[in-house]
RNA sequence: CUCAGAAAAAAGCAAAACCGGGGGAACCCGGUGACGCAAAGCCACGGAUCCAUCCAUUGGAUAGCCGGGUUGCCGAA
Numbered sequence: 001c002u003c004a005g006a007a008a009a010a011a012g013c014a015a016a017a018c019c020g021g022g023g024g025a026a027c028c029c030g031g032u033g034a035c036g037c038a039a040a041g042c043c044a045c046g047g048a049u050c051c052a053u054c055c056a057u058u059g060g061a062u063a064g065c066c067g068g069g070u071u072g073c074c075g076a077a
Stems, first nucleotide, its partner, number of pairs: 005074001012037002017032006035064001041070003045067003048062005
């Protein structure tokens, strides 16, 4: 220096549900909330799923479905 995901610490994210708002929908944003998360940070590049549709080399959504890219806290065997 790289890898790892045990232990401890600091910091962080926030499922369901409810409330308010946006959208045609999937879904998104804010608040409450905490099921979980070592990338549950970021990127729709590949696959997958979902929505819409004028049905096709279409448009959109999910990064908390998997892979990939990229940045990053702690840090053993």

c-di-GMP-I riboswitch aptamer from a Desulfuromonadales bacterium, 77 nucleotides, folded computationally. Of the family's consensus pairs, 95% are formed in the model. It matches the Rfam family "c-di-GMP-I riboswitch aptamer". Rfam links the family to the GO term cyclic-di-GMP binding. Its mean pLDDT, the model's own confidence on a scale to 100, is 83.